[in-house]
């Protein structure tokens, strides 16, 4: 890097350095941001995918090890279908479901 499987409206931030943008890319929307963005460092925390350990062996506990994460629904939408409303007209809107893409974990190549 690619493939497979699983997951996602829950949860968890302070300090220091720095100084203008930011949340994957593109488009649109709504947001955050000099009361300090992103990044780096330290400490703290959350979670429980893998490992370890424990037990009453189960969608169990623990959190020591490997990752991950700590504004927002993966911030929302984009593609398709259904339903409802609307329109000269799938024309526009809303809701729901599915999909795509990306993220994380585990496994494989």
């Nucleotide at each position: 890097u690619u493939c497979u499987u699983a997951u996602g409206a829950a949860g968890a931030g302070a300090a220091g350095c720095u100084g203008a943008g930011g949340g994957a890319a593109c488009u649109g929307g709504a947001c955050c941001u000099a009361u300090g963005a992103a990044g780096c460092u330290u400490c703290a925390g959350c979670a429980a995918c893998c490992u370890g350990c424990c037990u009453u062996u189960a969608c169990g506990g623990u959190g020591a090890g490997g990752u991950g994460c700590u504004a927002c629904a993966u911030c929302c939408a984009g593609c398709a279908a259904a339903u409802g409303g609307u329109u000269u007209g799938g024309u526009c809107c809303a809701u729901u479901u599915g999909g795509a893409a990306a993220a994380u974990a585990a496994g494989a190549a």
This is a predicted structure of a 109-nucleotide RNA (SAM riboswitch aptamer (S box leader)) from Thalassobacillus devorans. Taxonomically the source falls in Thalassobacillus (Bacteria, Bacillota, Caryophanales, Bacillaceae). Rfam family: SAM riboswitch aptamer (S box leader). Gene Ontology term of the family: regulation of gene expression. Of the family's consensus pairs, 94% are formed in the model. The coordinates come from a structure-prediction model, not an experiment, and the mean pLDDT is 86.